[in-house]
Molecule: Bacterial RNase P class A
Organism: uncultured Legionellales bacterium
Parts: sequence; structure tokens; C1' cells
RNA sequence: AGAGUCGGCUAGGCAAUCGCUGCUGGUUAUUAAAUCAGUAGAGGAAAGUCCGGGCUCCAUAGGGCUAGGUGCCAGAUAACAUCUGGGCGGCGUGAGUCGAUGGAAAGUGCCACAGAAAUUAUACCGCCUAAUUUAGUUUAGGUAAGGGUGAAAUGGUGUGGUAAGAGCACACCGUACUGUUAGUAAUAACAGUGGCUAGGUAAACCCCACCGGGAGCAAGACCAAAUAGAGAAACGAUGGUGUAGCCCGCACUGUUUCUGGGUAGGUUGCUAGAAGUGCGUGGCGACGCGUACUCAAGAUGAAUGAUUGCCCUUGACAGAACCCGGCUUAUCGGCUGACUCUUUUU
Repeated sequence: AGAGUCGGCUAGGCAAUCGCUGCUGGUUAUUAAAUCAGUAGAGGAAAGUCCGGGCUCCAUAGGGCUAGGUGCCAGAUAACAUCUGGGCGGCGUGAGUCGAUGGAAAGUGCCACAGAAAUUAUACCGCCUAAUUUAGUUUAGGUAAGGGUGAAAUGGUGUGGUAAGAGCACACCGUACUGUUAGUAAUAACAGUGGCUAGGUAAACCCCACCGGGAGCAAGACCAAAUAGAGAAACGAUGGUGUAGCCCGCACUGUUUCUGGGUAGGUUGCUAGAAGUGCGUGGCGACGCGUACUCAAGAUGAAUGAUUGCCCUUGACAGAACCCGGCUUAUCGGCUGACUCUUUUU
């Protein structure tokens, strides 16, 4: 100097004029409003609604099974399918990154086409031996090392051996069993023995381990007003109902379907929290503990807009609706930290 990897902050700025919503205070006013001043006013994803909760209700009660979910080990957290660290595997020279990461010897299923044959493996071309024949013609036996097909052909490489071959034998690797060492563990390394056999797929069914009520702020609570305490049918205490399903238990005494009528207005829930920031401290880290300071929108047909001027980095994706912790997706730029590789100079 160039090319990369992993993070952090920010998300056009400044000024003026008019306008909108909440809160505080003042004035007028007393039906319910107007006006003045001050102050605050969308995001890193507010998106998706994919997970987990807080909270509310079913509910005066629970227990079991199960639907379903997760899937290496150890931790963090209120919890999680999230995050941190480690193991193993894939990609990358590397910094790093990805993983739907338990079990195929409990069982069942599937592996199209091609190919001789895809688990009772097999002989298409070929190799060897014997006999036969004009003749590598025909017959019998042996063989799976070489070739072909395929995603995958039943351990791999090398040497010896054989009629030709083959774990047939040996060495190394691999695999199974046993043991030792290190580690909390997943796991790794080493040693010995032996068989020389073993396909893939569980994001197929399944097995194993762990978890395992539901509905949702349109939840719920209060106030006011109006209506038809309407009609019909079915089941019915040996019954029925009770927020996925089933069983036991408990509580209550009706439940379900159809037709028709009234209301859908206001207040609350509604923002002070598993909150944020600084400093110190424990930890590799996620994060925890202590201390000090701060209060960052609460709309309800839905508030933060419009105009003008200047500046430069010329502005993308894009708007809260109970709240919080994550994940995923979209995205223009600016500033900045650490690390990796290449080249050059000293």
C1' cells in the first nucleotide's frame, strides 16, 4: 500500500414561520371548553408473528396419559428452538464461518434408472486349468485382483504368494473389544488382542433422554344507556357443563342448535420497568454483584407535519398501538476498534 474477517456508534444537519398530541402551571369560564407559557414527542429493524415470558381470565382443585417440542457436553438467563465457551465434522492459505450435531448390531421401510448384481450379494466383459475344435470353437471347473454401469459395488495402500487370484499371509491405516492417561463432560491420545467383517437413509416410521394446561389487551375491570325475563327443536340426574384431546377426581345443576330483537358510548388496563447510563468488582465469555445518577410517545378513522433559506457525507430500508428478551428478513452511506493474508522498504 492492497485485499479480507469479526465487532461498536450513527441513520442528513442548522435556522426561521405556521400547525398537531401528551404533561405541568396560569387566565377566562362552570354545560363542557377556550387561550397563554414551558416542556417531551417512532426504529435498528417499529417489519414477519417464528420462539420465550411478564400480565389478565377460564378457576373454588388437582393428578395421570397424550398430541406436540427439543436433541453433542458444560454454563448464562425470568425463560427459550436464544446466547457464551468447548468437542466433533464441512468450507477457507488464514483471520473466521456453517451444522435439522443422540441411536442403523431393537424392529420395519426405501435406494428410481443404469447395471450381472444394491444384503441370502453377483458373474456382463475378462483371467487361469483340463478336454475338444480348422479356429479363443464348444463343454466342465476355479476366480472377483483388472474393466464396464452407477450417487454408492461390500475395507484401503504396498509387498509376498498362487494355475490365475482373494486378508490367502504380512506391514501400515481403518474398524470391534479391553485397558491406561488427560479432562466436570462431550472427547482425544497411547497400548494390547482378535476378526479380516462393516453400504446409505431416522429433514422415513421408530427407539432413547429431557420438556410438556389453554386462550389472549379485540385479555380483563368499572360506569351509563337500550331491548323481547322473545319463539322453536333436540338431549336430560345411570345425565349435562366446566379454554387442544382422553381418564380419574372436584365443583355446579341444566346444556346444545336455529330464528328474531337491543347495545356496540365512556373510563380504565396504558406505561417507573426481569428499565437505562456511568464507575468499581468477579468471570475466558454470555452475564452477575455493588454503588451513583436519570425518567426517553401513550394515539384511538389513529398525534410529531408543511414552507423557506443555508451546509455537505446528497440521505437507503422504512411508522409505536399492553410490555419485555431473542431469531429471521429488508437496507443507502459515514465514523471507528481488533485480527488475517499478499507485496514493498528499513